A computed fold for a 162-nucleotide RNA from a pig gut metagenome, annotated as Lysine riboswitch aptamer. Of the family's consensus pairs, 100% are formed in the model. Rfam family: Lysine riboswitch aptamer. On this family, see Mandal et al., Cell 2003: "Riboswitches Control Fundamental Biochemical Pathways in Bacillus subtilis and Other Bacteria". From the family's description: Riboswitches are metabolite binding domains within certain messenger RNAs that serve as precision sensors for their corresponding targets. The sequence is in RNAcentral, with records from MGnify. The coordinates come from a structure-prediction model, not an experiment, and the mean pLDDT is 83.
RNA sequence: GGUAGAGGCGCGUUUUUAUAAAAGUAGCCGUACGGAGGUAUGCAGUUACCUGUGAAAUACGGUGAAAGGAUAGGACGCCGAAGUUUCAGUGCGAUUGCACGCGCUGUUGCUGGGCAUGCCGCAAACAGCGGUAUGACUGUCAUCGUAAGGUGGGGAGCUAUC
Numbered sequence: 001g002g003u004a005g006a007g008g009c010g011c012g013u014u015u016u017u018a019u020a021a022a023a024g025u026a027g028c029c030g031u032a033c034g035g036a037g038g039u040a041u042g043c044a045g046u047u048a049c050c051u052g053u054g055a056a057a058u059a060c061g062g063u064g065a066a067a068g069g070a071u072a073g074g075a076c077g078c079c080g081a082a083g084u085u086u087c088a089g090u091g092c093g094a095u096u097g098c099a100c101g102c103g104c105u106g107u108u109g110c111u112g113g114g115c116a117u118g119c120c121g122c123a124a125a126c127a128g129c130g131g132u133a134u135g136a137c138u139g140u141c142a143u144c145g146u147a148a149g150g151u152g153g154g155g156a157g158c159u160a161u162c
Stems, first nucleotide, its partner, number of pairs: 001162005008079001010078006017072003027063006037050004041099006082111003087106007112138002115135008140153005
C1' cells in the first nucleotide's frame, strides 16, 4: 500500500406506503367597521400585480389545505458510517445592493459509539434534530496486575490477511 471485517436501540439516503401532528392554522368567501394603502423573506431603490366597483388594521361567521419535521414498515448504500465548523465558489427565494433562509461543490478544524440529564439553537411542538457540558455504559489499542480490575490514548484508529 491492497483486500476483507468488528463495535449495535450502529450511521446515512430514499419511498407513488401508512399514521399522528402541523390545524380548525394559512389561504379563500361573506358581513360589520374603517377610509388609502397592500403583495412578491427583511431593509432601500426598481419592476409587476391588487385596490374608492373600497387597501391595511380590527371583530364575527362560513369553508378549509400543504410543506418542512416525526413514528412504523420497505428499499438502497455503508462502519469517518456520519455529524458539525472555518473559508471560498455556485443555484433558488421578481430584480439591484446588503442581510437572511434552503441546497450543491471544494476546503479548515473537532467528534470512537449509542444513551440519560441540564443549557443554547432550529422547529407549531412537551416530537425530533444539532451544539455544548456532565454522568455512567460500551467497543478498541497500549500499559500495570495472578485475577477481579486500574491508568492512559483515539477512527488517517483497530483486527485478519497479501